[in-house]
A computed fold for a 174-nucleotide RNA from Dendrosporobacter quercicolus, annotated as Lysine riboswitch aptamer. The source organism's lineage runs through Bacteria, Bacillati, Bacillota, Selenomonadales and Dendrosporobacter. The RNAcentral record of the sequence draws on Rfam. The coordinates come from a structure-prediction model, not an experiment, and the mean pLDDT is 76.

């Protein structure tokens, strides 16, 4: 001086990601549900129990009338595999009178996704919100290669975050 392996620290992508016993708002919804009156007339739930001619279930009408989950805004916090998702296994909790069923949280496992956004289909959902899986498109960041350039930068193709940039330490070879 150059090549290159490993480690550490600090950063970048931008409508950037995530969280909350936080606050407010909209929606959920005049729904569920309770109750008075009237009608119908024997079952009601996936199952048991319970309830039911002193009228269950269901319907009409009057009065009263929620909530979970999810969403938006603000604030605060943690960050740049931030984070998300499906599968498998395990644990716990919620829902119910009980079981089943359903939902949520956490852990492990290895897999996929650089990021944002739009469209279509499916699932969840009250929802045309939102989330999510798949497929397709647009924009954008990064690196490699090629071309145009003195350079900045631009164009095209391609890869993936176990990436990229900067600095430091250390190792190998010359």
């Nucleotide at each position: 001086a150059a090549u290159u392996g490993a480690g550490a620290u600090a950063g970048a992508g931008g409508u950037g990601c995530g969280g909350u016993g936080u606050a407010a708002u909209a929606a959920g919804a005049g729904u569920a549900u309770g109750u008075g009156c009237c009608c119908c007339g024997a079952g009601u739930u996936g199952c048991c129990g319970g309830c039911g001619a002193u009228g269950a279930c269901g319907g009409g009408u009057g009065c009263a009338g929620a909530a979970c989950g999810g969403a938006u805004u603000a604030a605060c916090c943690g960050c740049c595999g931030a984070a998300g998702c499906a599968g498998u296994g395990g644990u716990u909790u919620c829902u119910u009178g009980g079981c089943u069923g359903g939902a949520a949280a956490c852990c492990a496992u290895g897999g996929c996704u650089g990021g944002u956004u739009c469209u279509g289909u499916g699932u969840u959902g009250a929802a045309u919100a939102a989330a999510u899986a798949c497929a397709g498109g647009a924009c954008u960041g990064u690196c490699a290669u090629a071309c145009g350039u003195a350079a900045c930068c631009g164009u095209a193709u391609g890869g993936a975050g176990c990436g990229c940039u900067a600095u430091c330490u250390u190792g190998c070879a010359c």